A computed fold for a 75-nucleotide RNA from a soil metagenome, annotated as transfer RNA. It matches the Rfam family "tRNA". Rfam classes the family as a transfer RNA.

RNA sequence: GCUGCCAUAGCUCAGCGGUAGAGCACUUCAUUGGUAAUGAAGAGGUCAGUGGUUCAAUCCCACUUGGCAGCACCA
Numbered sequence: 001g002c003u004g005c006c007a008u009a010g011c012u013c014a015g016c017g018g019u020a021g022a023g024c025a026c027u028u029c030a031u032u033g034g035u036a037a038u039g040a041a042g043a044g045g046u047c048a049g050u051g052g053u054u055c056a057a058u059c060c061c062a063c064u065u066g067g068c069a070g071c072a073c074c075a
Base pairs, nucleotide, nucleotide: 001071002070003069004068005067006066007065010024011023012022013021018055026042027041028040029039030038048064049063050062051061052060
């Protein structure tokens, strides 16, 4: 330099056109003499960024940024 894949909650991931979910973690409550465990409820997201297509985009297209692989090149 070229090609491919990935980027969604604090972490690990799902969702792949119809205004976003799970597990763990976190907060509150119950239970306990007190913790832990367990149960119930709750909070948490400009879906990497900018444009485009569409009635509608996390999802499709282009570019940019970051990460991971493969190939090429130089020595």